[in-house]
RNA sequence: GCUUCCGUAGCUCAGCCGGUAGAGCAGCGCAUUCGUAAUGCGCAGGUCGUCGGUUCGAGUCCGACCGGGAGCU
Numbered sequence: 001g002c003u004u005c006c007g008u009a010g011c012u013c014a015g016c017c018g019g020u021a022g023a024g025c026a027g028c029g030c031a032u033u034c035g036u037a038a039u040g041c042g043c044a045g046g047u048c049g050u051c052g053g054u055u056c057g058a059g060u061c062c063g064a065c066c067g068g069g070a071g072c073u
Base pairs, nucleotide, nucleotide: 001072002071003070004069005068006067007066010025011024012023013022019056027043028042029041030040031039049065050064051063052062053061
């Protein structure tokens, strides 16, 4: 330098053919217990890597960049 994949909550990841973003774990509160752990219920947490484009509407489609993984030279 070229090809390809990935980037979404603190972490690991879903999100189908474009229609107002979710799970598990972690955190906080409550219940339960003599108490802790475990368990149950609830709460909070996101400019979906950045900037543009298409569209009535973009996490999703298109382009350029940034970061990471793999392969080739």
Molecule: transfer RNA
Organism: Oscillospiraceae bacterium